[in-house]
RNA sequence: ACGAUCCCUGUGGAAGAGACCGCCAAACGAACGGCGGCGCCGAAGGAGCAACCGGCCCCGGAAACUCUCAGGCAAAAGGACCGCAGGAGGAUU
Numbered sequence: 001a002c003g004a005u006c007c008c009u010g011u012g013g014a015a016g017a018g019a020c021c022g023c024c025a026a027a028c029g030a031a032c033g034g035c036g037g038c039g040c041c042g043a044a045g046g047a048g049c050a051a052c053c054g055g056c057c058c059c060g061g062a063a064a065c066u067c068u069c070a071g072g073c074a075a076a077a078g079g080a081c082c083g084c085a086g087g088a089g090g091a092u093u
Stems, first nucleotide, its partner, number of pairs: 001093001007087007018038001020037005039073003045069001046067003052061004
């Protein structure tokens, strides 16, 4: 000098599934709120197993797969992941 993985910030995109039913309050009425019930979704988080990888014979790491504990099922919010910009960092050459 080159500057990676990971991490942080900002920004753009970003799916799925009942604006379900009953009761209470309010209220012209609906939605929002509280309680209960059934049905669903997977892409916050979490957990499990596996291909595989690392040590060594038994452990560890491990998914967008699986489970739905949590979360979600009009809008809003959130949202794995992807793009761009910046920061930190310092592998590699």
This is a predicted structure of a 93-nucleotide RNA (Glycine riboswitch aptamer) from Reyranella sp. The source organism's lineage runs through Bacteria, Pseudomonadati, Pseudomonadota, Reyranellaceae and Reyranella. The coordinates come from a structure-prediction model, not an experiment, and the mean pLDDT is 78.